[in-house]
């Protein structure tokens, strides 16, 4: 230096292909239940969608550059 993947809630990842409210599991808070805890069940908080631009009424998505990680090739 060349391809190729990956970057989204505290953490595991959907989503992205075909642009239209940002979600699910754990976790954390509250609450029911339980002697108590654990479980189980109802409820919730919690996001700069890695960064800037561009594109379009509208970007997590399409472009185009850079960044971090990883696989590969020289």
């Nucleotide at each position: 230096g060349g391809g190729c993947c990956a970057g989204u809630a505290g953490c595991u990842c959907a989503g992205u292909c075909u642009g239209g409210u940002a979600g699910a599991g754990c976790a954390g808070c509250g609450g029911c239940c339980u002697u108590u805890u654990a479980a189980g069940c109802c409820g919730u908080u919690g996001g700069u969608c890695g960064a800037a631009g561009g594109u379009u009424c509208g970007a997590a998505u399409c472009c185009u550059u850079c960044c971090u990680g990883g696989c590969u090739c020289a």

Predicted 3D model of a 74-nucleotide RNA (transfer RNA) from an Oligoflexia bacterium. It was read from a public genome assembly. Its mean pLDDT, the model's own confidence on a scale to 100, is 82.